[in-house]
Molecule: THF (Tetrahydrofolate) riboswitch aptamer
RNA sequence: GGUAGAGUAGGAUCCGGCGCGUCAAGUGUCAGCGGAUGGGAAGUUGCCGCUGAACGAAAACGAUGUGCGUUGCGGUGCCGGGUCCGCAUCCGUUGCC
Numbered sequence: 001g002g003u004a005g006a007g008u009a010g011g012a013u014c015c016g017g018c019g020c021g022u023c024a025a026g027u028g029u030c031a032g033c034g035g036a037u038g039g040g041a042a043g044u045u046g047c048c049g050c051u052g053a054a055c056g057a058a059a060a061c062g063a064u065g066u067g068c069g070u071u072g073c074g075g076u077g078c079c080g081g082g083u084c085c086g087c088a089u090c091c092g093u094u095g096c097c
Stems, first nucleotide, its partner, number of pairs: 001097005010085010020074003029053007039091003059071004
């Protein structure tokens, strides 16, 4: 120098555990602001947080220590695990020549 790869944030799906809500929070949508994001530079499709707005739900049964138990339900939260996907560009890095 040539060539082939690996790795982020995170996403999809499955399993297990512990919770929350069912007196509607959460999830999802939109807008504004801010933040993090391969080892380095840089940056966004994407991700996270805050604020605001609109929308919006599945309970049933059994008890009677007064939201207690069981089974459900919620595009529900967190933790662990499996599989798949995953940063254009430059440098770095690994294999081969």